This is a predicted structure of a 1530-nucleotide RNA (small-subunit ribosomal RNA) from an uncultured Candidatus Saccharibacteria bacterium.
RNA sequence: AGAGUUUGAUCAUAGCUCAGGAUUAACGUUGGCUGUGUGCCUAAGGUAUGCAAGUCGAACGAACCCUUUGAAUUUCUGAAACUUCGGUUGAUGAUUUUCUUUUUGGGUAAGUGGCAAACGGGUGAGUAACGCGUGGGUAAUCUGCCUUGAAGUCGGAAAUAGCCCUUCGAAAGAGGGAAUAAUAUUCGAUGGUUCGAAUUCUCGUAAAGAGUUAUUCGAUAAAGUUCAGGCGCUUCAAGAGGAGCCCGCGUCCUAUCAGCUUGUUGGUGAGGUAAAAGCUCACCAAGGCUAAGACGGGUAACUGGCGUGAGAGCGCGAACAGUCACCAUGGAACUGAGACACGGUCCAUACUCCUACGGGAGGCAGCAACUAGGAAUUUUGCGCAAUGGGGGCAACCCUGACGCAGCGACACAGCGUGGAGGAGGAAGGUCUUCGGAUUGUAAACUCCUUUUAUAUGGGAAGAAUAAAUGACGGUACCAUAUGAAUAAGCACCUGCUAACUACGUGCCAGAAGCAUCGGUGAUGCGUAGGGUGCGAACGUUAUCCGGAUUUAUUGGGCGUAAAGAGAUGCGUAGGCGUUUCAGUUAGUCUUUCGUUAAAGAUCACAGCUUAACUGUGAGAAAGCGUUGGAUACUGCUGAAAUUGAGACAUGAAGGGGUGAACGGAAUUCCAAGUGGAGCGGUGAAAUGCGUUGAUAUUUGGAGGAACAUCAGUGGCGAAGGCGGUUCACUGGUCAUUGUCUGACGCUAAGGCUCGAAAGCGUGGGUAGCAAAACGGAUUAGAUACCCGUGUAGUCCACGCCGUAAACGAUGAAUGCUAGGCGUUUGAUACAACCAUUUUUAAUCUUCGGAUUUUAGAGGGAAGUAUUAAGUGUCGCAGUUAACACGGUAAGCAUUCCGCCUGGGAAGUACGGCCGCAAGGCUAAAACUCAAAUGAAUUGGCGGGUUCCCGCACAAGCGGAGGAGCGCGUGGUUUAAUUCGACGGCAAUCGAAGAACCUUACCAGGGUUUGACAUGUAUCUGCAUGCCCCCAGAAACGGGGGAGGCCUUCGAGGGUGAUACACAGGUGCUGCAUGGCCGUCGUCAGCUCGUGUCGUGAGAUGUAGGGUUAAGUCCCGAAACGAGCGCAACCCCUAUCCUAUGUUAUAAGUGUCUUAGGAGACUGCCUCGGUAAAACGGGGAGGAAGGUGGGGAUGACGUCUGGUCCGCAUAGCCCUUAUGUCCUGGGCUACACACGCGCUACAAUGGUCGGUACAACGGGUUGCCAAAUCGUAAGAUGGAGCUAAUCCUAAAAAACCGAUCUCAGUUCGGAUUGAGGUCUGAAACUCGACCUCAUGAAGUUGGAUUCGCUAGUAAUCGCAGAUCAGCCAUGCUGCGGUGAAUACGUUCUCGGGGAUUGCACACACCGCCCAUCAAGCCAUGGAAGUAGAUGAUACCCGAAGGUGCUCUGUUCUUCGGAACGGGGUGACGAAGGUAACGUUUAUAACUGGGGCUAAGUUGUAACAAGGUAGCCGUAGGGGAAUCUGCGGCUG
Repeated sequence: AGAGUUUGAUCAUAGCUCAGGAUUAACGUUGGCUGUGUGCCUAAGGUAUGCAAGUCGAACGAACCCUUUGAAUUUCUGAAACUUCGGUUGAUGAUUUUCUUUUUGGGUAAGUGGCAAACGGGUGAGUAACGCGUGGGUAAUCUGCCUUGAAGUCGGAAAUAGCCCUUCGAAAGAGGGAAUAAUAUUCGAUGGUUCGAAUUCUCGUAAAGAGUUAUUCGAUAAAGUUCAGGCGCUUCAAGAGGAGCCCGCGUCCUAUCAGCUUGUUGGUGAGGUAAAAGCUCACCAAGGCUAAGACGGGUAACUGGCGUGAGAGCGCGAACAGUCACCAUGGAACUGAGACACGGUCCAUACUCCUACGGGAGGCAGCAACUAGGAAUUUUGCGCAAUGGGGGCAACCCUGACGCAGCGACACAGCGUGGAGGAGGAAGGUCUUCGGAUUGUAAACUCCUUUUAUAUGGGAAGAAUAAAUGACGGUACCAUAUGAAUAAGCACCUGCUAACUACGUGCCAGAAGCAUCGGUGAUGCGUAGGGUGCGAACGUUAUCCGGAUUUAUUGGGCGUAAAGAGAUGCGUAGGCGUUUCAGUUAGUCUUUCGUUAAAGAUCACAGCUUAACUGUGAGAAAGCGUUGGAUACUGCUGAAAUUGAGACAUGAAGGGGUGAACGGAAUUCCAAGUGGAGCGGUGAAAUGCGUUGAUAUUUGGAGGAACAUCAGUGGCGAAGGCGGUUCACUGGUCAUUGUCUGACGCUAAGGCUCGAAAGCGUGGGUAGCAAAACGGAUUAGAUACCCGUGUAGUCCACGCCGUAAACGAUGAAUGCUAGGCGUUUGAUACAACCAUUUUUAAUCUUCGGAUUUUAGAGGGAAGUAUUAAGUGUCGCAGUUAACACGGUAAGCAUUCCGCCUGGGAAGUACGGCCGCAAGGCUAAAACUCAAAUGAAUUGGCGGGUUCCCGCACAAGCGGAGGAGCGCGUGGUUUAAUUCGACGGCAAUCGAAGAACCUUACCAGGGUUUGACAUGUAUCUGCAUGCCCCCAGAAACGGGGGAGGCCUUCGAGGGUGAUACACAGGUGCUGCAUGGCCGUCGUCAGCUCGUGUCGUGAGAUGUAGGGUUAAGUCCCGAAACGAGCGCAACCCCUAUCCUAUGUUAUAAGUGUCUUAGGAGACUGCCUCGGUAAAACGGGGAGGAAGGUGGGGAUGACGUCUGGUCCGCAUAGCCCUUAUGUCCUGGGCUACACACGCGCUACAAUGGUCGGUACAACGGGUUGCCAAAUCGUAAGAUGGAGCUAAUCCUAAAAAACCGAUCUCAGUUCGGAUUGAGGUCUGAAACUCGACCUCAUGAAGUUGGAUUCGCUAGUAAUCGCAGAUCAGCCAUGCUGCGGUGAAUACGUUCUCGGGGAUUGCACACACCGCCCAUCAAGCCAUGGAAGUAGAUGAUACCCGAAGGUGCUCUGUUCUUCGGAACGGGGUGACGAAGGUAACGUUUAUAACUGGGGCUAAGUUGUAACAAGGUAGCCGUAGGGGAAUCUGCGGCUG
């Protein structure tokens, strides 16, 4: 940075698609490690369980526990003493229980109290808003904890929870009674730099204010605790941080949402708040917002930033950070410094749970987790070690914030899966031209290493400290050990786009991002080998930006591609606007300062081994605010100017408009006359009119409509449009000069007005014309074209409609930029000429005058020049895709408006506005296609034009088509009737010879290395070959016989058998091919090099003027040359010459043979032709004259023409058969159709007899003479001939005679019978010929059609190839006799050149339109049905705060205060009722639309598309469409 895709090709326009980057991703295949990030985009659905907000005993009382002290007590022990020896007292020790006005220390948890719980965490539902961003304001405010400063902390009081007793309840919980403490509550005192009121002074504002000094009056405070330090408390002032409110600017789509608003906008007063304010209320006024988009609808949290992009932009708003909003849904307040409060309260609703049915409980959008939804998103983990937060003096407690770990290739980054050597280039795979190539140094193998993984040992930093304290974690990291060991896939390989082969498949299966691929050789499907790309990933899907200058500010367009509204006529808003001076400084430019959070981005450095990641630092931009400055430009203000614009005066032209009057020609009708058979109409007819007198003609009359000639790319008008004459009223334009106004201008959204034709309404009118309608034709049909009638309508008045190809397919205005030639209307200058007049002179005179002349004046005027305004045409520069435009721009510029963004659906639906209606204006989407389109190019085509040629027509001659027969083809039949060829260019063609063979077909019988080729191995068996016999239809099989190779003794050659490679195939594809051929066409064309022109395809050359058979030649020209074709060179032939002389001839000889030459070139003359020629007509000479006559020779190419069955060949197929051999049959069939021929139909003839004259050829398995035999076919015969010698061989028509006499015949010969001949193993299917007999159709042939232009047609015979013979009447040649006609190019066919149109390019056998029928898809309407949502009215009215009222308790300084209770008002969520609006889904039925395949009917369009097409409108019709009216040329 571009690329693919419209076309046969080109340029342009235009859409679609791709390559890049990105992602909170998902899916498929695959998956080694580490680090760092990241992880419900869907159901703001619902949630089990655990945890996420507590803490303080240094505020308080009581309780409990432990400990200590004390007291009491139970049981046991039983020292000691006493003893009546029974026992008594009972020390000591152990043990039990208890007590509180005993005591020490500690702990626990409930309560009162304090602080926190408004932070932190989550989510993005709502919100289009001062919500957010940015910059300001607060002189309109509040602020706990914290910091600083100042001052203070005195004296009292009454309660209450817990606890105890008690009542109710299942529970949750609630009530009652009695007692008690405080840093809880409360009273009093004191108090200032506090508050309120008043006064004084200073400063300041647009206004509202701020501060200070002094004075007076009034009001207001506190809490304690601790051993102490200390921690607290109260008041005031200040700070920091935080919060509230207000303002400027910015902040998505929709006008198919255009009007919205009643607390609404403002005022006064009151209430209310921390605070301004309709924030609330009462009253007053009637305002406020809106095209710069109000109101409504849809969508959406905003930002820093993120992605992309060169940028401008575009898209997004995950993670991190700031703000906002929300915490099941809706409403409400309380507490508090702060909330209308996620883990608080009250109420309502839905849902879930518990229940004893009475009543209760709950809110994961906190962290985990579950469920649901979904393509999709993690662990019910560890820890407070770090960072941070709450409470506390602290210790400490709490902290799912946070720090970590886990899961996921989800992303980014890093590392690895080994390294070096190693060629017999192994094996295997794949391909193969069979040689080899490739996989591939790849592997094996040798040597080495150990990142990673594994194991063992050691082992941090993070901890801030004097010490203690680590979840992560025995982690990072280090060392050692073993061993290449533990580790590669995915996609693609036709082009875009890097990378190719084989097999399979056969428009199937499938692929595909686009173009497209696949119908038997698929680099595109599937598989394999190989290759390419990326790599722990790779692809796909989705989305965004880019490419896309494809919404264009940077950076597009509108004549014909999409696009200039019908006029833009008037004009509003808006935008833009002439010259000069002065002021201002808003825009503009510049300076300063502030801000623009951090993170991110950029740059530099640094820390993890590197990187990702992270840290530190630096710099920068634009925005907003602010300060000072500059003043050119724009704006604003003021003052001037005249060139833009306008006014007045003087002229000019005009179908400009409206109304009225008048006129003549023509059509039709009526009346009358003349007249007498038709008229009319058409391609041709008919319908129609006419003897009741038409048409024609004459006269008179009626009525309506339109105005010939003039008339003209002439005039006027904004456009539509305007045409007889006159009059009235009226608009605009132009020219000249002068005066005046002094920017008054340009454009113009919305708005207003005008607006052909058709159509509509009401009323008139109606001659002609004429939708509809009716007849007649045409036609397959003809709802058409043509003809005859004919109604609306066309005309007028008034009112609607508002559209056209309303076009120059070209918006308006202004300026600038070469020319040439017309035309209309002016102006200025000159002016031929004309007439008038004054005057001079001369001549003539009928004296009236006339003519000529001199000088002057004014008038008209063709024309010339200049100039202005229109209107045309050609054209330079320039522009344009090209065509074209080109001073009337589509050029160069400025201003303003309108419009476009692929084709179709569609100018359609829905909605709205307008209309009486028809309909108009505005104006989508779903769905569908990869194109649609413009200009130009080359062809082809045209029922376009033009030039030329051809036996193309015409003029002629003879045929075909009718008959019989022959041959070929189709069809049918058949076991088979082998196959091919099918308009011309198949059909007497392949086939120049089907009885067998041929032969490919059929039936039957055989055979399998084969009928044929080559090779190997074995047997080495036998030469090969020849003859005979048996069975058989033969092939084949069986048997026998004669004869018998070479040798260096290894073998070789031949042959047979067996086995294997292989043979073989007239099997398929001529659409895989070669070669050959047909055809256009012996037509004159087809190309190239260089140059030139064109953006290009292409053009030129090769067009033009002549000429030719010819692109033949000449002239000329941006072409100059060249090639393949044409012509010539070659062959035959006509004349002559030379040479030759086998043969022929009696011979000379040469009309003969064979060779070689000459000759003809428009060379000569004349006429035409021209600048000169080419060339043409005529003539001379000549055997021959304008290519002398024939032949061979066939350009580039077309027909996917023919041939795989001549041959060759690729691929496929068959291989005991689709090969091969044999016998027989078939290719010869026969209702019929077609083609090519032969013979005829007769007298230009038949038959019989006689007499002449050729040429090309052929011949030894041959041609065959004479002679003889046979009616003949033929037989016998065998001379001659390897041929100018012999034979074939008789030429026939012709000519000379005879006969037949117009008839189905003495024409014609088919058919049939009988008998023969010949060939051949063999004539049944199925040969030819001969003789005798038989004697069919046929009397010149419909439509139509073929050949031929001179030695030709016609006619006559002869020869040859193939061949045993022949179905040959065919083919190829040969000679004999020997005509007619061509005016000419209108028409038919074919061809060539030029030009024109084209929507064709498979090229008119093209393309293509509409209905109908079938299937599928989306969509509109629709009786309705079901939701969602909005607003209105009314009803009901929870909680709650508040107002009013009644009342109780306590306290009291006796003024009152605090706390309750009852009633009630307004407000008030949800709910209900009613009728609406918007919107979604769905629906019987219905409308059109799109797509599909080979349907049906026609043929509307493209060529003059066969009636030119198209636009608007109206009517008709199965359909395309037809017709009327007006318009356009595309």
It matches the Rfam family "Bacterial small subunit ribosomal RNA".